[in-house]
The RNA shown here (c-di-GMP-I riboswitch aptamer) has 84 nucleotides and comes from Halanaerobium sp. MA284_MarDTE_T2. Its mean pLDDT, the model's own confidence on a scale to 100, is 77. Its Rfam family is "c-di-GMP-I riboswitch aptamer". Rfam links the family to the GO term cyclic-di-GMP binding.
RNA sequence: UAAAUAUAAAAGCAAAACAGUUGAAAGGCUGUGACGCAAAAACAUAAGUCUAAGGGGAAACCUAUGAUAGUUAUGUUUAUCUCA
Numbered sequence: 001u002a003a004a005u006a007u008a009a010a011a012g013c014a015a016a017a018c019a020g021u022u023g024a025a026a027g028g029c030u031g032u033g034a035c036g037c038a039a040a041a042a043c044a045u046a047a048g049u050c051u052a053a054g055g056g057g058a059a060a061c062c063u064a065u066g067a068u069a070g071u072u073a074u075g076u077u078u079a080u081c082u083c084a
Base pairs, nucleotide, nucleotide: 012037013036017032018031019030020029021028022027035070041077042076043075044074045073046072047071048068049067050066054063055062056061
């Protein structure tokens, strides 16, 4: 320096639920909270999933330009401690 990884400590993130707020909805944001996470850090691409205001349709339904990264894969950059 590179790869893999048990344990301990320090630091960090924050699911569900509840309250407020925002949105057509899905969902977002803020606070409380603590299920989990060693990339549950940032970003890009593809797929999946959710919603259907608007648009299409006689209706049933279809449709993302709206969401989701704590759903999956791939890639780029950066990062704490430590036995062997």